Transfer RNA from a Microgenomates group bacterium, 71 nucleotides, folded computationally. The coordinates come from a structure-prediction model, not an experiment, and the mean pLDDT is 80.
RNA sequence: GCCUCCUUAGUUUAAUGGCAAAACAGGACCCUUGUAACGUCCAGUCAGUAGUUCGAUUCUACUAGGAGGCU
Numbered sequence: 001g002c003c004u005c006c007u008u009a010g011u012u013u014a015a016u017g018g019c020a021a022a023a024c025a026g027g028a029c030c031c032u033u034g035u036a037a038c039g040u041c042c043a044g045u046c047a048g049u050a051g052u053u054c055g056a057u058u059c060u061a062c063u064a065g066g067a068g069g070c071u
Stems, first nucleotide, its partner, number of pairs: 001070007010024004018054001026042004047063005
């Protein structure tokens, strides 16, 4: 220098064009003499910018970061 792949909640991962989801973690309540656990509820996310589309996490381009390969 060139090519390929990945980026979703605090963490680990789903969602193959039509309401962004689960577990753990966090908060509140309930229970208990008290703590933990259990139970109920709540908050929190599509790496960024454009494009295509009635509609984009999904398709396209570029940028940033990371991983691998070739020279």